[in-house]
RNA sequence: AGGCCGGUGAUCUAGCGGCUAUGAUGCCCGGCUUACACCCGGGAAAUCGAGGGUUCAAUUCCCUCCCGGCCUA
Numbered sequence: 001a002g003g004c005c006g007g008u009g010a011u012c013u014a015g016c017g018g019c020u021a022u023g024a025u026g027c028c029c030g031g032c033u034u035a036c037a038c039c040c041g042g043g044a045a046a047u048c049g050a051g052g053g054u055u056c057a058a059u060u061c062c063c064u065c066c067c068g069g070c071c072u073a
Base pairs, nucleotide, nucleotide: 001072002071003070004069005068006067007066010025011024012023018056027043028042029041030040031039049065050064051063052062053061
C1' cells in the first nucleotide's frame, strides 16, 4: 500500500430495509430466607463506531473516515 472480517446497554451477543432493537451476565426493587446466596416476579440501562448519501422509511444498502483483528506485497 492492497484485500477480508468485525465495532450494537457496564460486559458478551442476536438481528441485516418497516412495530417499542434480542438474549445472557451484571445493576436496582419486591418475594423467598433468621440472614446471605440460589431461585421466582418486575424494572432501569443503547444517539446500533463517526459523518454524508439513497429511500416514504436505514442498525440493515452505498461512499468516506476512525478503531480492532487476520491475510498478501